[in-house]
RNA sequence: GCCUGCAUAGCUCAGUGGUAGAGCACUUCCAUGGUAAGGAAGGGGUCAUCAGUUCAAAUCUGAUUGUAGGCU
Numbered sequence: 001g002c003c004u005g006c007a008u009a010g011c012u013c014a015g016u017g018g019u020a021g022a023g024c025a026c027u028u029c030c031a032u033g034g035u036a037a038g039g040a041a042g043g044g045g046u047c048a049u050c051a052g053u054u055c056a057a058a059u060c061u062g063a064u065u066g067u068a069g070g071c072u
Base pairs, nucleotide, nucleotide: 001071002070003069004068005067006066007065010024011023012022013021018055026042027041028040029039030038048064049063050062051061052060
């Protein structure tokens, strides 16, 4: 220098065009003599950034940034 994958909640990851989800973690409550485990409810997201396509984009297209790998 060229090519490919990945970027979504604090962490690990789903979600292939129609209101963003799970597990763990966190908060409150229940329960216990108390703790852990358990049950119920809740908070937390500019979906890396910018632009394009579309009635509508986390999702499709391009560029950029970061990261992992490959080729020379």
Molecule: transfer RNA
Organism: Fidelibacterota bacterium